Transfer RNA from an uncultured Clostridia bacterium, 73 nucleotides, folded computationally. The prediction has a mean pLDDT of 81.
[in-house]
RNA sequence: GCUGAUGUGGCUCAGCUGGUAGAGCAGCGCACUCGUAAUGCGCAGGUCACGAGUUCGAAUCUCGUCAUCAGCU
Numbered sequence: 001g002c003u004g005a006u007g008u009g010g011c012u013c014a015g016c017u018g019g020u021a022g023a024g025c026a027g028c029g030c031a032c033u034c035g036u037a038a039u040g041c042g043c044a045g046g047u048c049a050c051g052a053g054u055u056c057g058a059a060u061c062u063c064g065u066c067a068u069c070a071g072c073u
Stems, first nucleotide, its partner, number of pairs: 001072007010025004019056001027043005049065005
């Protein structure tokens, strides 16, 4: 230099063919307990890496940039 993959709450990941962003763990509160843990119930937390385009509508499609990983030279 070229090619491909990945980028989504604090962490690990879903999200099909464009139509209101979700789960588990972690956190906080309540219940339970003599107390803690476990368990149950509830709450909060995301401008979907960044910028632009297409569209009535984009995490999703197109282009560019950045980062990480792999391959080729």
Background
Its Rfam family is "tRNA". The family's RNA type in Rfam is transfer RNA.